A computed fold for a 77-nucleotide RNA from Sulfurovum sp., annotated as c-di-GMP-I riboswitch aptamer. Taxonomically the source falls in Sulfurovum (Bacteria, Pseudomonadati, Campylobacterota, Epsilonproteobacteria). It was read from a public genome assembly, where an Rfam model found it. The prediction has a mean pLDDT of 79.
RNA sequence: AUAAGACAAAGCCAAACUAUCUGUGAAGGUAGGACGGAAAGCCACGGAUCUCUUUAAUAGACCGCCGGGUUGCUCAA
Repeated sequence: AUAAGACAAAGCCAAACUAUCUGUGAAGGUAGGACGGAAAGCCACGGAUCUCUUUAAUAGACCGCCGGGUUGCUCAA
């Protein structure tokens, strides 16, 4: 460096649900809570999905759906 993710070490994140706040909404913040996760860190770049709108364009949500970009933990096999 590549590959890999150990019944290892050290830490990390937090689904559903509940309370509360914000938003027309998807959804998001905070607190509790742990189903899970080696990128479940970050970036809406491509696709998917979802929302508002009479519809389209546009705009928006979501990266814990898939891919891509980028940074990062470990050193057993």